[in-house]
This is a predicted structure of an 82-nucleotide RNA (c-di-GMP-I-GGC riboswitch aptamer) from Sulfurirhabdus autotrophica.
The prediction has a mean pLDDT of 78.
Lineage of the source: Bacteria > Pseudomonadati > Nitrosomonadales > Sulfuricellaceae > Sulfurirhabdus.
RNAcentral holds the sequence, with entries from Rfam.
RNA sequence: AAAGUUAAAGCCACCCCUGUCGUGAGGCAGGUUCGGAAAGCUUCGGGUCUCAAGCAAUGAAGAGAUAGCCGGGUUGCCUUAU
Numbered sequence: 001a002a003a004g005u006u007a008a009a010g011c012c013a014c015c016c017c018u019g020u021c022g023u024g025a026g027g028c029a030g031g032u033u034c035g036g037a038a039a040g041c042u043u044c045g046g047g048u049c050u051c052a053a054g055c056a057a058u059g060a061a062g063a064g065a066u067a068g069c070c071g072g073g074u075u076g077c078c079u080u081a082u
Base pairs, nucleotide, nucleotide: 002080003079004078011036012035016031017030018029019028020027021026034068040074041073042072044071045070046069047066048065049064050063051062
């Protein structure tokens, strides 16, 4: 540096519930364990979602959310071959 999850030791924690923060998408803590070989970290690109204005519609821009949506970047356990 590459490949993989055969084995072993480990790791994370979907949905849902409770509490809490937020206008909201959603976040955090505890319980739970659908799954994951990076389901570690990071908004760099794309996707999806939220907010607000101005009576309504359409469109653009702005500010956010999602890393368990995909890709990229980066760090790492074990084993195997070279």